Notes
This is a predicted structure of a 91-nucleotide RNA (SAM riboswitch aptamer (S box leader)) from Amycolatopsis mediterranei.
RNA sequence: CGUCCAUCCCGAGCGACUGAGAGACCUGGCUCGCCGAAGUCGCAGCAACCACCCUCCACAGGGCAGGUGCUACCGCCAGGACCGAUGGAGG
Numbered sequence: 001c002g003u004c005c006a007u008c009c010c011g012a013g014c015g016a017c018u019g020a021g022a023g024a025c026c027u028g029g030c031u032c033g034c035c036g037a038a039g040u041c042g043c044a045g046c047a048a049c050c051a052c053c054c055u056c057c058a059c060a061g062g063g064c065a066g067g068u069g070c071u072a073c074c075g076c077c078a079g080g081a082c083c084g085a086u087g088g089a090g091g
Stems, first nucleotide, its partner, number of pairs: 001091001003089006013043005021032003025080005044071003049067002052063003075083001
């Protein structure tokens, strides 16, 4: 980079730096934002995809929290498209 599979209405925020946009893209709406958006870092938390442990023919189940992920709004809503994001497995 591309392919396949699973998930995307549960849950969980403070601080520092910075300073104007943000909610993936397009159109329309709605909302958040100088009472500090996005981003980076630190700490905390949520969850349990993978790993690990117990059990087990297997599936299912339980535990743990090492690798990821996530912590406004149903992926914010409707429509659109070679849609997107995260995890895992191949190539």
Of the family's consensus pairs, 89% are formed in the model.
The RNAcentral record of the sequence draws on Rfam and Ribocentre.